[in-house]
Molecule: Bacterial RNase P class A
Organism: Thermoleophilia bacterium
């Protein structure tokens, strides 16, 4: 200088006019004045955890669903840290649903002899007293082998040297995996010796193990409450109607009361697993201890427009109970790393 790779902070500033939402105070209560607040790192996908709320629930446990290497963190997580292990890249540094396949089941297209309690096409090699040829040799019939060929993602450990008729862990070294045993580590798991040769893959296929787990989701919910209409209760005193002319009884309609609940209204609903500084503990996420600050709350749903000045000329993109997270969607900077060219 220009690839690559991590990490972080910010998201046009500053005046000023106007115009909208919340709050608060003053007022001559008509209003109006004055002050002060006003979106995001994703507010977004609504994927996962909670708080909170209502329903269910003696207790347990089964089913069903998540999850899924260690250690830690957290209110809790499918998060986030700090390991191991495996895979990628020259490197920084990035990715992994990363528990069991010797419990059982199933499944493994196409090819291929043969896909699992395997197999022998083409081959190698011995044997025949068998048949062809003068003969090397080929047939044929009988064993033994899996090394090489070839399929196929995958073929009964890999490479080599011995060995053998050919050959094979059949010995031998060094490598993988497997048991045992010592060492280091909390642990995944890392090294050392020893042993026997060693069993194909697949669990985001049933399946086993081990944890976690009851449903809905602020239109949760909860509270004050009109007008009609329905319902209950008075129906006794007073006023009406019907019942047979009266009377008593008996219905009925209004007034009145009453609860439900609809329109409306109001909590939920913004002090909270909060924000910022600093100190400590920890390698980190984290935790703690002091200080300090209030920082959106609509319900037809506010956060806009405009003018002047600057500059690098402004990208995705607008809260809807709320917090932690993941993922997607994006502008330019800064600051560390890690290779490469220059140039002094």
């Nucleotide at each position: 200088u220009g690839g690559g790779c991590g990490a972080g902070a910010c998201a046009g500033g500053c005046a000023g006019u106007c115009g909208c939402g919340g709050g608060g105070c003053c007022u001559c209560c008509g209003u109006g004045g004055c002050c002060u607040c006003g979106a995001g790192g994703a507010a977004a996908g609504u994927c996962c955890g909670g708080a909170c709320a209502c329903c269910g629930c003696a207790g347990a446990g089964c089913a069903g669903g998540g999850u899924g290497c260690u250690g830690g963190c957290u209110a809790a997580c499918g998060g986030c840290c700090a390991g191991c292990c495996g895979g990628g890249g020259a490197a920084a540094c990035c990715c992994g649903a990363g528990g069991g396949a010797a419990a059982g089941u199933g499944c493994c297209a196409c090819a291929g002899a043969a896909a699992c309690g395997a197999a022998a096409c083409c081959g190698c090699c011995c044997c025949g007293u068998c048949g062809a040829g003068c003969g090397a040799u080929c047939g044929c019939g009988g064993g033994g082998u899996a090394a090489g060929g070839g399929u196929g993602a995958a073929a009964a450990g890999g490479u080599g040297c011995g060995g053998u008729a050919a050959g094979a862990g059949c010995g031998c070294a060094c490598c993988a995996g497997c048991g045992g045993u010592c060492c280091g580590g909390u642990g995944a798991c890392g090294g050392g010796c020893c042993g026997g040769c060693u069993g194909g893959g697949u669990a985001a296929a049933c399946c086993c193990c081990a944890c976690c787990u009851g449903g809905u989701g602020c239109a949760a919910g909860g509270c004050c409450a009109a007008a009609u209409c329905g319902g209950g209760g008075c129906g006794u005193c007073a006023c009406g109607g019907g019942u047979u002319g009266c009377u008593c009884g008996c219905c009925c309609a209004g007034u009145c009361c009453c609860a439900g609940g609809u329109a409306g209204g109001c909590c939920g609903c913004a002090u909270g697993a909060g924000g910022c500084g600093u100190c400590c503990g920890g390698c980190a996420a984290c935790g703690g201890g002091c200080g300090u600050c209030c920082c959106a709350g609509a319900u037809g749903g506010a956060u806009g427009a405009c003018u002047g000045c600057c500059c690098a000329c402004g990208a995705c993109a607008g809260a809807a109970u709320c917090c932690g997270g993941c993922u997607u969607a994006c502008g330019g900077c800064u600051c560390g790393c890690u290779g490469a060219c220059c140039c002094a």